[in-house]
Molecule: transfer RNA
Organism: Octopus bimaculoides
């Protein structure tokens, strides 16, 4: 230089154009339980879906550019 892949909650990930307000596990906070802690269980908190633009009645989802990370080739 060129090609491919990825970017969604603190972490690991799901979500193939509408159906609900973007979800799960872990973590965190609180309650119950316990003499106390842990475990268990119930509830809660947490996201401008990497950035910008485009397509569409409608975009986390499709397209383009950029950024960051990973990989192949030279």
């Nucleotide at each position: 230089g060129u090609c491919c892949c990825a970017a969604u909650a603190g972490c690991u990930c799901a979500g193939a154009g509408g159906u609900u307000u973007a979800g799960a596990g872990c973590a965190c906070u609180g309650g119950u339980c316990u003499c106390g802690u842990a475990a268990a269980u119930c509830a809660g908190c947490g996201g401008u879906c990497g950035u910008g633009a485009g397509u569409u009645c409608g975009a986390a989802u499709c397209u383009c550019a950029c950024u960051u990370g990973g990989g192949g080739c030279a």